[in-house]
RNA sequence: GCGGUGGUAGCUCAGUUGGUAGAGCGCAAGCUUCCCAAGCUUGAGGUCGCGAGUUCGAACCUCGUCCGCCGCU
Numbered sequence: 001g002c003g004g005u006g007g008u009a010g011c012u013c014a015g016u017u018g019g020u021a022g023a024g025c026g027c028a029a030g031c032u033u034c035c036c037a038a039g040c041u042u043g044a045g046g047u048c049g050c051g052a053g054u055u056c057g058a059a060c061c062u063c064g065u066c067c068g069c070c071g072c073u
Stems, first nucleotide, its partner, number of pairs: 001072007010025004019056001027043005049065005
C1' cells in the first nucleotide's frame, strides 16, 4: 500500500429486505428478611467511532475518515 472483518449503555453483545434503540450482567431505589445473601418490582444510563450524502424517514444504503484484529504484498 491492497483486501476482509469489527466499532451500539459502565462491561459482554443483539438489532441490517430503512419506520419510536434493546437484552444479560453491573449500578440506584423500593418490597421481602432480625441482618446479610438470594428473589421480585421499578428506575437511571446511548447524538449507534467521526463527518458528509441519499431519503418523508438511516444503527441499517452510499462516500470519506479514525481505531482494533486477520490476511496479502
The RNA shown here (transfer RNA) has 73 nucleotides and comes from a Solirubrobacteraceae bacterium. The sequence is in RNAcentral, with records from ENA and MGnify. It matches the Rfam family "tRNA". Its family is annotated with triplet codon-amino acid adaptor activity in the Gene Ontology. The prediction has a mean pLDDT of 82.